Record summary:
A computed fold for a 102-nucleotide RNA from a Gammaproteobacteria bacterium, annotated as c-di-GMP-I riboswitch aptamer. The sequence was found by an Rfam model in a public genome assembly. Its mean pLDDT, the model's own confidence on a scale to 100, is 80. NCBI's taxonomy places the organism under Bacteria, Pseudomonadati, Pseudomonadota, Gammaproteobacteria. Of the family's consensus pairs, 95% are formed in the model.
RNA sequence: CUGUUUCAAGGGCAAACCCGCCGAAAGGUGGGGACGCAAAACCACCGGUCUUAAGGUUUUCUUUACCUAUUAAAGAAAACAGAAGAUAGCGGGGCUACCUGC
Numbered sequence: 001c002u003g004u005u006u007c008a009a010g011g012g013c014a015a016a017c018c019c020g021c022c023g024a025a026a027g028g029u030g031g032g033g034a035c036g037c038a039a040a041a042c043c044a045c046c047g048g049u050c051u052u053a054a055g056g057u058u059u060u061c062u063u064u065a066c067c068u069a070u071u072a073a074a075g076a077a078a079a080c081a082g083a084a085g086a087u088a089g090c091g092g093g094g095c096u097a098c099c100u101g102c
C1' cells in the first nucleotide's frame, strides 16, 4: 500500500417514547432517552415503502343563470387518482473513512 474482518483499546452513532420548533402530511430538526448499528458517515441513481399539498376526475348538496330539461357557472363536502414530497436505521448501487489482528 492492497485485501479481509477477528481479538483489544479509545471511542462514535442513536430506534421506540417524551418535550420544543418546522411541515398539509409522510417526515425533518434541537434536547432528553437507548432498540440496535462496523459505515446507523455522505449521495434519491435503481427497486420498494410512506404521505397526498398543488393542479385533476367523479359523486352529492346549495346558490345563480336558463326557463322546464336536466344544461351551464360558482361555492361547499366526500371519494378516487396524483410526487415535483419523504425514507440512506427497507434493499441494491455510488463515494469517502478511524483503530487493530491476519
Stems, first nucleotide, its partner, number of pairs: 003102002012037002017032006035089001042094002045092003048087003056080010